Predicted 3D model of a 72-nucleotide RNA (transfer RNA) from Salmo salar. The sequence is in RNAcentral, with records from Rfam. It matches the Rfam family "tRNA". The coordinates come from a structure-prediction model, not an experiment, and the mean pLDDT is 83.

RNA sequence: GGGGGUAUAGCUCAGUGGUAGAGCAUUUGACUGCAGGUCAAGAGGUCCCAGGUUCAAAUCGUAGUAACCCCU
Numbered sequence: 001g002g003g004g005g006u007a008u009a010g011c012u013c014a015g016u017g018g019u020a021g022a023g024c025a026u027u028u029g030a031c032u033g034c035a036g037g038u039c040a041a042g043a044g045g046u047c048c049c050a051g052g053u054u055c056a057a058a059u060c061g062u063a064g065u066a067a068c069c070c071c072u
Stems, first nucleotide, its partner, number of pairs: 001071004006066002010024004018055001026042006048064001050062001052060001
């Protein structure tokens, strides 16, 4: 220098155009002498960033950033 996939909740990940979910973690309550465990309810993300396309973008396209892999 060239190419490739990745970036979404505290963590690991889903979501393939119509206002974002799961598991674990976390908060509250019930059961328990305490702890642990089980059950119920809740909080938590304008989806890495900037334009573009579209009636509508986490999703499509362009440019950039970050870490990773391959080639040179």
NCBI's taxonomy places the organism under Eukaryota, Deuterostomia, Neopterygii, Euteleosteomorpha, Salmo.